Background
Predicted 3D model of a 72-nucleotide RNA (transfer RNA) from Caulobacter segnis. Taxonomically the source falls in Caulobacter (Bacteria, Pseudomonadati, Pseudomonadota, Alphaproteobacteria).
[in-house]
RNA sequence: GGGCGGCUAGCUCAGCGGUAGAGCGUCUCGUUUACACCGAGAGGGUCGGGGGUUCGAUCCCCUCGCCGCCCA
Numbered sequence: 001g002g003g004c005g006g007c008u009a010g011c012u013c014a015g016c017g018g019u020a021g022a023g024c025g026u027c028u029c030g031u032u033u034a035c036a037c038c039g040a041g042a043g044g045g046u047c048g049g050g051g052g053u054u055c056g057a058u059c060c061c062c063u064c065g066c067c068g069c070c071c072a
Base pairs, nucleotide, nucleotide: 001071002070003069004068005067006066007065010024011023012022013021018055026042027041028040029039030038048064049063050062051061052060
């Protein structure tokens, strides 16, 4: 330099153009003498940055950045 994959909640990851989700973690309540487990609930996201297409973009296109793999 070229090609491919990934980037979404604190972490690990879903999400085939139409309201952004799960598990774990955190907080609150219940339970317990207390802790843990368990049950119920809550909070938490500029979807890596910018631009474009579209009535509408996490999703499609372009570009930049970061991480990984392959080729040279």
Its Rfam family is "tRNA". Rfam classes the family as a transfer RNA. The prediction has a mean pLDDT of 83. The sequence was found in a public genome assembly.